RNA sequence: GGAGUAGACCGGGUGGUCGCCCGUCGGGUUACACCGGCGGGAGGAAAGUCCGGACUCCGAAGGGCAGGGCGCUGGGUAACUCCCAGGCGGAGCGAUCCGACACCGGCGCCACAGAAAACAAACCGCCGAUGGCCGGCCACGAAGCAUUGCUUUGCGGCCGGAUCAGGCAAGGGUGAAACGGCGGGGUAAGAGCCCACCGCGUUUGUGGCGACACAAACGGCACGGUAAGCGUCGCCCGGAGCAAGACCAAAUAGGAGGACACCCGACCGCAAGGUCGGAUCGGCUGGCCCGGCCGAGGUUCUCGGGUAGGUCGCAUGAAGCCCGGGGUAACCCGAGCUCAAGAGAAAUGAUCAUCCCCGUUUCAGAGUCUCUCUGAGGCGGGACAGAAUCCGGCUUACAGGUCUUCUCCAGCG
Numbered sequence: 001g002g003a004g005u006a007g008a009c010c011g012g013g014u015g016g017u018c019g020c021c022c023g024u025c026g027g028g029u030u031a032c033a034c035c036g037g038c039g040g041g042a043g044g045a046a047a048g049u050c051c052g053g054a055c056u057c058c059g060a061a062g063g064g065c066a067g068g069g070c071g072c073u074g075g076g077u078a079a080c081u082c083c084c085a086g087g088c089g090g091a092g093c094g095a096u097c098c099g100a101c102a103c104c105g106g107c108g109c110c111a112c113a114g115a116a117a118a119c120a121a122a123c124c125g126c127c128g129a130u131g132g133c134c135g136g137c138c139a140c141g142a143a144g145c146a147u148u149g150c151u152u153u154g155c156g157g158c159c160g161g162a163u164c165a166g167g168c169a170a171g172g173g174u175g176a177a178a179c180g181g182c183g184g185g186g187u188a189a190g191a192g193c194c195c196a197c198c199g200c201g202u203u204u205g206u207g208g209c210g211a212c213a214c215a216a217a218c219g220g221c222a223c224g225g226u227a228a229g230c231g232u233c234g235c236c237c238g239g240a241g242c243a244a245g246a247c248c249a250a251a252u253a254g255g256a257g258g259a260c261a262c263c264c265g266a267c268c269g270c271a272a273g274g275u276c277g278g279a280u281c282g283g284c285u286g287g288c289c290c291g292g293c294c295g296a297g298g299u300u301c302u303c304g305g306g307u308a309g310g311u312c313g314c315a316u317g318a319a320g321c322c323c324g325g326g327g328u329a330a331c332c333c334g335a336g337c338u339c340a341a342g343a344g345a346a347a348u349g350a351u352c353a354u355c356c357c358c359g360u361u362u363c364a365g366a367g368u369c370u371c372u373c374u375g376a377g378g379c380g381g382g383a384c385a386g387a388a389u390c391c392g393g394c395u396u397a398c399a400g401g402u403c404u405u406c407u408c409c410a411g412c413g
Base pairs, nucleotide, nucleotide: 001409002408003407004406006404007403008402009401010400012355013354014353015352016351017350018349020041021040022039023038024037025036026035027034043384047395048394050393051392052391053390054389055241056240057239058238062290063289064288065287067237068236069235070234071233072086073085074084075083076082087101088099089098090097091096102232103231106230107229108226109225110224123172124171125168126167127166130165131164132163133161134160135159136158137157138156140154141153142152143151144150145149180198181197183195184194185193199221200219201218202217203216204215205214206213207212245312246311247310248309255303256302257301258300259299260298263278264277265276266275267274268273280296281295282294283293284292319338320337321336323334324333325332326331356382357381358380359379360378361377362376363375364374365373366372367371
């Protein structure tokens, strides 16, 4: 100097003019309105609505089935599918990054290509020891011819050739993946057939909280992948949501219809009637079952009608900042300080000037003169994007700029 990795921050400043919202104080008013002073007024993601909660309401809030979520180990947290630290596997020269990471002899699937996709199998190819085919040689026998040699044939043996039967799955090909890898021996050629190493399995030991790691011994040398396929296992899970919910005021038709009826038993009572239990019915914030609760002059269902105005909820929180301590870290503990938006159809804005940042270009000067720096001008641009009950995360978007950590490459000293 270049190229990367991990983390954090800024993302407009200043001044003037006008305009909003909240709080508080003062004036003013019956009260409101209105005027003035002071203080404050969008984000790192406010987005997505993907997770987890706080909070509110319903449910005697229990059990089970179905359903859903998570899935290596140990920590953190209010909790989580989040965060931290590790393990194993993968990518990268590396700093680092990624992981739907429990279980495959239950069922399913693995297109095309390929011989063959799971206890399968021969396209190219290798061998052809054994039996067969062809050729040659040797030995023995027989027959014929014939001067001791030749021809034919039988049996046996040897050599060679090409292959049939047969053997092979080692080599090559196909594919994402081919029933261990590699080196040697052995074989006709081969094959864990045998051996060493690796891998795999079992057992034992050592280290670690653990996931796991290492070592040794023995061993048959082996039925692949896929569960973000069905499934099995382990752990966890009430529901709805600020349009939750509470209060005030007002209005209407305190409308119409349905179910609860009835019954059984016990007790009290002169009686009317009451109490308790059972049965039945209705209701009980995802579905079903069991249980339970409430009600049976009050509960509830259907249709219809009215109102939809106001106040609260509404920001003091698992809060923020700084310091000290503990911890590898996430985070925890302690002390001190701070209160930093609360709209209500939705406020925090508009405009002018100037500065700043970035890109491009002109002129001048300088330098190590492809280029860079300084100064003065011109043109253009200044990102993603706006709270709505609140908080902890994750994911996505982002013009331009700054700082820090580590890695690799090149050069110089």
Predicted 3D model of a 413-nucleotide RNA (Bacterial RNase P class A) from Nitrospira sp. Rfam family: Bacterial RNase P class A. It is annotated as a ribozyme. The sequence was found by an Rfam model in a public genome assembly. Model confidence (mean pLDDT): 76 of 100.